Predicted 3D model of a 381-nucleotide RNA (Bacterial RNase P class A) from Egicoccus sp. Its Rfam family is "Bacterial RNase P class A". The family's RNA type in Rfam is ribozyme. Gene Ontology terms of the family: ribonuclease P activity, tRNA processing and dimeric ribonuclease P complex. The RNAcentral record of the sequence draws on ENA. It is recorded under the gene name rnpB. Taxonomically the source falls in Egicoccus (Bacteria, Bacillati, Actinomycetota, Egicoccales).

RNA sequence: GGAGUCGGCCAGGCGGCCGCGCUGGCACGGACCUCGGUCCGUGCGGCGAGGAAAGUCCGGACUCCUCAGGGCAGGGUGCUGGGUAACGCCCAGGCGUGGUGACACGCGGAAAGCGCCACAGAAAACAGACCGCCGCGACUCCGGUCGCGGUAAGGGUGAAACGGUGAGGUAAGAGCUCACCAGCGCGGCGGGUGACCGUCGCGGCUCGGCAAGCCCCACCCGGAGCAAGGCCAAGCAGGGACAGGGUUGCCCGCCCGUUUCAACUCCCAGGUGGGCCGCACCGAGGCGUCGGGAGACCGGCGCCCCAGACAGAUGGUCGCCACCGCCGGACGCGGCAACGCACCGGCGGGACAGAAUCCGGCUUACCGGCCGGCUCCUCCC
Repeated sequence: GGAGUCGGCCAGGCGGCCGCGCUGGCACGGACCUCGGUCCGUGCGGCGAGGAAAGUCCGGACUCCUCAGGGCAGGGUGCUGGGUAACGCCCAGGCGUGGUGACACGCGGAAAGCGCCACAGAAAACAGACCGCCGCGACUCCGGUCGCGGUAAGGGUGAAACGGUGAGGUAAGAGCUCACCAGCGCGGCGGGUGACCGUCGCGGCUCGGCAAGCCCCACCCGGAGCAAGGCCAAGCAGGGACAGGGUUGCCCGCCCGUUUCAACUCCCAGGUGGGCCGCACCGAGGCGUCGGGAGACCGGCGCCCCAGACAGAUGGUCGCCACCGCCGGACGCGGCAACGCACCGGCGGGACAGAAUCCGGCUUACCGGCCGGCUCCUCCC
């Protein structure tokens, strides 16, 4: 200098003018009034979106449901250890695959069982004879042909054909036998919390893939969701059905009801569709610092209070500066030149996107810019 990989951060800045929402800050004015306050308006001050506020895909907080108890069914997760309120998230590690590498991606069980494996191919999973090879028999025009049997070494098909090389063996062959290698299983020893790793021995055991088809194993899961739920105000008209109803799949259990008007159940009809709380002052909170840890993260101390409605605020415009792109330009620097850098002028551009109960994640979208770790190649000293 070039190419790459991983991680973190920003999301224009300043000022003028106009405008919007909130305000339990201050001032002024007005209304009510139990004279203490309440409400309304105006001005000043303060605060006012995001890294994803998004998709609503996971996990929680919170709230309610006649606790949530058992069994079945159902759903979810899936290497190991740790972090966390919890997770399908994060960190570290293990193994496999890809890459020269930094690094990226994947992950229970297919040797419990069932099922499936397109096309091609004879055969696709207790293997399998199409060609070939070998033996026997029959026929023969002596080239072979047919039949029966053996054979997975060779050919051919395929994504995949039931270990590889060599020797023995055989009619020809074959883990049929042996040596070495590869894999698998079992056992021992050593290391590790563990996934797993190393090593030694034994067994011819050679056993395909798919679990996002069923299934098996381990662990987790009660349901509904801020339109949760509570309070106030206003208004209306009740009528009917069933001894069952609730526990949001089923059974048991539990609870309410079963003389009487049944009911939080269902159907029809009628009324309202306003306000307050939840909810925005206190949190799994933010920032800084110190300490622990390999890291995710945890702890101590100090400081701060940080949006908030229910037609839904956070915007518009002008100027300057910074950034990016294009066009033009005498001079300057480098270069033979094309051109590049710097400077000046003009024009254009600035994305994705908008909180709605609140948090932790994941995923997706995004003009561009900045910083750092690491890897490979080349050149120079």